[in-house]
RNA sequence: CUCUUAUUGAGAGUGGCGGAGGGACUGGCCCAGUGAAGCCCGGCAACCUUUCAGUGAAUUUGGAAAAGGUGCUAAUUCCAGCAAAACUUCGAUCAGCGGGGUUUUGAAAAAUAAGAG
Numbered sequence: 001c002u003c004u005u006a007u008u009g010a011g012a013g014u015g016g017c018g019g020a021g022g023g024a025c026u027g028g029c030c031c032a033g034u035g036a037a038g039c040c041c042g043g044c045a046a047c048c049u050u051u052c053a054g055u056g057a058a059u060u061u062g063g064a065a066a067a068g069g070u071g072c073u074a075a076u077u078c079c080a081g082c083a084a085a086a087c088u089u090c091g092a093u094c095a096g097c098g099g100g101g102u103u104u105u106g107a108a109a110a111a112u113a114a115g116a117g
Base pairs, nucleotide, nucleotide: 001117002116003115004114005113006112007111008110013041015040016039017038021031022030023029025081026080027079028078042073043072044071047069048068049065050064051063052062053061054060077109082106083105084104085103086102087101088100089099090098091097
């Protein structure tokens, strides 16, 4: 880097160093010298892990732990981006069509974990 599977509406700092950027991309909209990124410490969670119980058995179900490997610690993955449906509104118009708005569903993209190449 690619592929597979799972998850993404919960949770977590009045700390230290640091000094101007950050929220993947594009468009919005935000955060930031009342201190951004990054590093350290603290914290959260429980994917891997450990453990107890259920089951004929299991790659299954439920509970517990947090020493180890990761992860996370503004805003729903901050919102939208592609497609469909319902409702609504505007336009010219004979029906049908086109534009806007709201909601829902699915996909895409992204992130993280575990496994494979």